[in-house]
RNA sequence: AAAAGUCAAAGGCAAAACCGUUGAAAGGCGGUGACGCAAAGCCACGGGUCUAAAGUCGCUCGACCAUGACAGCCGGGUUGCCAUC
Numbered sequence: 001a002a003a004a005g006u007c008a009a010a011g012g013c014a015a016a017a018c019c020g021u022u023g024a025a026a027g028g029c030g031g032u033g034a035c036g037c038a039a040a041g042c043c044a045c046g047g048g049u050c051u052a053a054a055g056u057c058g059c060u061c062g063a064c065c066a067u068g069a070c071a072g073c074c075g076g077g078u079u080g081c082c083a084u085c
Base pairs, nucleotide, nucleotide: 005082012037013036017032018031019030020029021028022027035072041078042077043076045075046074047073048070049069050068055064056063057062058061
């Protein structure tokens, strides 16, 4: 410096499930645990998905709705280890 990764080394993250905790829920956080990951680091900017407490509308149960979430759904932005040149 560029590209995105075949090998090596140093390491890193941690799906499902279970337990605890938090939350209205989706989900988050901690522990156990590894399905996988070269950005599975970070940012809800575009699309998408989930939830629907409050609110609104009908009325005892529904519908709508993000101001709540998901970065391990796809783009985009941004930072970065090793190897390579």